About this RNA: A computed fold for an 84-nucleotide RNA from Teichococcus aerophilus, annotated as transfer RNA. Its Rfam family is "tRNA". Rfam links the family to the GO term triplet codon-amino acid adaptor activity. Its mean pLDDT, the model's own confidence on a scale to 100, is 81.
RNA sequence: GCCCGUGUGGUGGAAUGGUAGACACGAACGACUCAAAAUCGUUUGCUUAACGGCAUGCCAGUUCGAGUCUGGCCACGGGUACCA
Repeated sequence: GCCCGUGUGGUGGAAUGGUAGACACGAACGACUCAAAAUCGUUUGCUUAACGGCAUGCCAGUUCGAGUCUGGCCACGGGUACCA
């Protein structure tokens, strides 16, 4: 260089082109306890005082609508670049 695969919160992951992050773990706060563990409750992508705005590696395209389809690029992993 060429070919294949992967890329989504702090982590694992879900989502048939139609509410992104279900569910679980972790975390924060609270309840319970003499205290702790366990258990239970609330919250938990980023931003904002709030309303809202933004977010699926990046940039474009198709579409009423894209994590999903198409093109280019980036990163990571694998294969190949051989034998005579």